[in-house]
RNA sequence: UUAUUUUAAAGGCAAACCUGUUGAAAAGCAGGGGCGCAAAGCCAGAAGGGACUAAAGUCAGAAAGCUUGACCAUGUCAGCCGGUUGCCACU
Numbered sequence: 001u002u003a004u005u006u007u008a009a010a011g012g013c014a015a016a017c018c019u020g021u022u023g024a025a026a027a028g029c030a031g032g033g034g035c036g037c038a039a040a041g042c043c044a045g046a047a048g049g050g051a052c053u054a055a056a057g058u059c060a061g062a063a064a065g066c067u068u069g070a071c072c073a074u075g076u077c078a079g080c081c082g083g084u085u086g087c088c089a090c091u
Base pairs, nucleotide, nucleotide: 003091012037013036017032018031019030020029021028022027035079041084042083043082048081049080050077051076052075057071058070059069060068
């Protein structure tokens, strides 16, 4: 310098669940916790696909309102695939 099969040390992240809090929800944030992770860093507002939710709106129903059902992202997920950048170190 290259490769990134294997993995020792140091350091890092943090699923479920619990508590508090924000939100209509999905989910987010903080603390605890630790299933796992070599990109579990970053990107959802332009690389893209996929998934979740349905407040508002539209439609159905109803005399109307409440309630109910269907559709819908402008909401959310990077720990689904993907894109992008990259540290220490064994061999």
This is a predicted structure of a 91-nucleotide RNA (c-di-GMP-I riboswitch aptamer) from Anaerostipes hadrus. The RNAcentral record of the sequence draws on Ribocentre. The prediction has a mean pLDDT of 77. NCBI's taxonomy places the organism under Bacteria, Bacillati, Bacillota, Lachnospiraceae, Anaerostipes.